Fluoride riboswitch aptamer (crcB RNA motif) from an Acidobacteriaceae bacterium, 74 nucleotides, folded computationally. The model forms 100% of the base pairs in the Rfam consensus. It was read from a public genome assembly, where an Rfam model found it. The organism belongs to Acidobacteriaceae, within Bacteria. The coordinates come from a structure-prediction model, not an experiment, and the mean pLDDT is 77.
RNA sequence: CAAUCGAAGGGUGAUGGAGUUCACCCGAACCGCUGUCGCUGACCAUGGCGACAGAUGAUGACUCCUGGCAGGGC
Repeated sequence: CAAUCGAAGGGUGAUGGAGUUCACCCGAACCGCUGUCGCUGACCAUGGCGACAGAUGAUGACUCCUGGCAGGGC
């Protein structure tokens, strides 16, 4: 000096906020899924990328708040 480990702190987990909790990251974690087509990969397969179409969801999980959509009642 670097790597690794620990503590404290901070951040992240496909759309907002808060509490609790779990996981992950320390310049990374994270930046989703399905189908079709095209490109790439000598060819095939697997994969990657792009375009178009589609499904679920404001949670990582639980609860609450806010917002949005749909249906019903007063």